A computed fold for a 354-nucleotide part of an RNA from a Candidatus Pacearchaeota archaeon, annotated as small-subunit ribosomal RNA, central domain. The sequence was found in a public genome assembly. Rfam family: Archaeal small subunit ribosomal RNA. A reference for the family is Cannone et al. (2002), "The comparative RNA web (CRW) site: an online database of comparative sequence and structure information for ribosomal, intron, and other RNAs", BMC Bioinformatics. Clan: SSU clan.
[in-house]
Context: one part of a larger RNA
RNA sequence: UUGGGUCUAAAACAUCCGUAGCUUGCUCUGUAAGUCUCUUGUGAAAUCCGGCAUCUUAAGUGUCGGGCGGGCAAGAGGUACUGCAGAGCUAGAGACCGGGAGAGGUAGGAAGUACGUCCAAAGUAGCGGUAAAAUGCGUUAAUCUUGGACGGACUCACAAUAGCGAAGGCAUCCUACCAGAACGGUUCUGACAGUGAGGGAUGAAGGCUAGGGGCGCAAAACGGAUUAGAUACCCGUGUAGUCCUAGCAGUAAACACUGCGCACUAAACAUCAGUGCCUCCUCGAGAGGCAUUGGUGCUGCAGGGAAGCCGAAGAGUGCGCUACCUGGGAAGUAUAGUCGCAAGGCCGAAACUU
Numbered sequence: 001u002u003g004g005g006u007c008u009a010a011a012a013c014a015u016c017c018g019u020a021g022c023u024u025g026c027u028c029u030g031u032a033a034g035u036c037u038c039u040u041g042u043g044a045a046a047u048c049c050g051g052c053a054u055c056u057u058a059a060g061u062g063u064c065g066g067g068c069g070g071g072c073a074a075g076a077g078g079u080a081c082u083g084c085a086g087a088g089c090u091a092g093a094g095a096c097c098g099g100g101a102g103a104g105g106u107a108g109g110a111a112g113u114a115c116g117u118c119c120a121a122a123g124u125a126g127c128g129g130u131a132a133a134a135u136g137c138g139u140u141a142a143u144c145u146u147g148g149a150c151g152g153a154c155u156c157a158c159a160a161u162a163g164c165g166a167a168g169g170c171a172u173c174c175u176a177c178c179a180g181a182a183c184g185g186u187u188c189u190g191a192c193a194g195u196g197a198g199g200g201a202u203g204a205a206g207g208c209u210a211g212g213g214g215c216g217c218a219a220a221a222c223g224g225a226u227u228a229g230a231u232a233c234c235c236g237u238g239u240a241g242u243c244c245u246a247g248c249a250g251u252a253a254a255c256a257c258u259g260c261g262c263a264c265u266a267a268a269c270a271u272c273a274g275u276g277c278c279u280c281c282u283c284g285a286g287a288g289g290c291a292u293u294g295g296u297g298c299u300g301c302a303g304g305g306a307a308g309c310c311g312a313a314g315a316g317u318g319c320g321c322u323a324c325c326u327g328g329g330a331a332g333u334a335u336a337g338u339c340g341c342a343a344g345g346c347c348g349a350a351a352c353u354u
Stems, first nucleotide, its partner, number of pairs: 004325003007308002012322001014202004021195003025089007033082002035078008048066007092192001093189003096185003104178007111155002115151007126137002163170002207248006216242002221237004259321006267299001269297012303310002327354003337346003
């Protein structure tokens, strides 16, 4: 660089919102910028082609004609498509109404078992731990049993191949507030849309700052074992941390290793949410079936693929927009910049080597 690619070979930003840009439904009218046709002008000479002339010939040179020349400008027309302006439409999009579903978010309140500590009772010599042990705990009465008080963390079963959320993620119960999606109705707006460089917001765990809290667990650390050694695996302790509030940080195998949107293209099954019918019925918030819309899965035709496999939420067939890739190592390093309290993040080479 491209008529090449990005699940697994290099390559989809962690996710969403959104500015510029790019792209963009149907009908009519106007315009004529893009676009198409014609005319005119211009597009030096040399070079190229042909005729003639000429130095005796040739090469060369001269002259006439033709041709070439990315194109540019002016004028006259055409109007399918794109653009622009105006008018309208409803299939996209949005709003509205209705009854349902949900671990969606924030805040407050309540509860539950287990665990730990303390107190009391009862009771006596062991307990704990392991492959085996030891460190450790215990006659100042442990372990075990019963009763009570307090503390912090967590939320068994239900639980699912289930559900919700943009992703991260979300699970005891109740209440308040907020948000989104699906279905049904078809009342309204009338292209208001798609994507999205910059930009903004959110973003597990761990980490940092300040103040609380600290039951259990547990990096570091200490001790006991194991071992040739054992800075480990196993055991006993144990501090940050884990929890709360307010901030910072901004990364993950942030994974489906699969960007978002639209249209089209066989079927079968399971399941979740809705809607419309039908059958049964013990008439119940019951059971089953059919159709349809949206989601989650699974099998699979065509098709695709190097294969594994994908297969209506494609990795199929097309269209629109974005991001990214270009041998391995050096290296996500160095340098500059920028962000951060720091840790570090973002951006991101080369020499050299192969």